[in-house]
c-di-AMP riboswitch aptamer (ydaO/yuaA leader) from Yinghuangia seranimata, 148 nucleotides, folded computationally. Its mean pLDDT, the model's own confidence on a scale to 100, is 77.
RNA sequence: CCCCCAAGGCCGUCGGGACCGAGCCGGAGCCGGGGACCCACGUGUUAUCUGAGGCGAAUCGGGGACCAGGCCGCUACCUGGGAACCGUAGGGCGUCUUCUUCCGCCCGAGCCUGUCAGCUAACCCGGUAGGCGGCAGAGGAAGGAGUG
Numbered sequence: 001c002c003c004c005c006a007a008g009g010c011c012g013u014c015g016g017g018a019c020c021g022a023g024c025c026g027g028a029g030c031c032g033g034g035g036a037c038c039c040a041c042g043u044g045u046u047a048u049c050u051g052a053g054g055c056g057a058a059u060c061g062g063g064g065a066c067c068a069g070g071c072c073g074c075u076a077c078c079u080g081g082g083a084a085c086c087g088u089a090g091g092g093c094g095u096c097u098u099c100u101u102c103c104g105c106c107c108g109a110g111c112c113u114g115u116c117a118g119c120u121a122a123c124c125c126g127g128u129a130g131g132c133g134g135c136a137g138a139g140g141a142a143g144g145a146g147u148g
Stems, first nucleotide, its partner, number of pairs: 001027002005023001008020002010017002029128006039118001051116001052113004060087003066081005090107005096143007
């Protein structure tokens, strides 16, 4: 976005209505996961830890409030965890759409699986919600729509 059914709403000249429509089923498009051959992976020593994986832009650093243990009473010291804050890989928005340059404003989270999964044709499974706000930057190229 489409379709079936449909509570209810709206209108009514009370015969109804080519109107709106919660909810439900199915589908289209788009997206994600599982899943063969082939390919990839695979192994030696020591130490520490205890998994591993998926969606997503959400990674990687600095920092070090504070917490726990070692540790004897404290301090110091050691180990582990670690908030604020500052950056950052990467990502979003700027009003017809796409690409691009500049400018401005932001995000850089969280959730899931449950010991299990590389890729992967056939095949199988799932998502397509919710909430809030208000005045819309400049240039180049291409396309579309509307109007005259």
It matches the Rfam family "c-di-AMP riboswitch aptamer (ydaO/yuaA leader)". Gene Ontology terms of the family: cyclic-di-AMP binding and regulation of gene expression. Rfam's curators write: This family represents a conserved RNA structure found upstream of the ydaO and yuaA genes in Bacillus subtilis and related genes in other bacteria.